Model confidence (mean pLDDT): 81 of 100. This is a predicted structure of a 74-nucleotide RNA (transfer RNA) from a Candidatus Kaiserbacteria bacterium. Lineage of the source: Bacteria > Bacteria candidate phyla > Candidatus Kaiseribacteriota. Its Rfam family is "tRNA". The family's RNA type in Rfam is transfer RNA. The sequence was found in a public genome assembly.

RNA sequence: CCGCCCAUAGCUCAGCCUGGUAGAGCAGAGGACUUUUAAUCCUUGUGUCGUAGGUUCGAAUCCUACUGGGCGGA
Numbered sequence: 001c002c003g004c005c006c007a008u009a010g011c012u013c014a015g016c017c018u019g020g021u022a023g024a025g026c027a028g029a030g031g032a033c034u035u036u037u038a039a040u041c042c043u044u045g046u047g048u049c050g051u052a053g054g055u056u057c058g059a060a061u062c063c064u065a066c067u068g069g070g071c072g073g074a
Stems, first nucleotide, its partner, number of pairs: 001073007010026004020057001028044005050066005
């Protein structure tokens, strides 16, 4: 210098291909039970979807550039 992959909740990730209400598990918070703790059960998500722009009635999703991380080539 060139190419490819990844970035979504506190953590691990799904959703993207095929645009239409942002989700799961764990963790956390509240409650029940218990002398207390643990275990068990019930309830509970306030996220600029890495940043900026574009397309569109509508973008996590499509397009472009950039940032950070990883892999490969020269």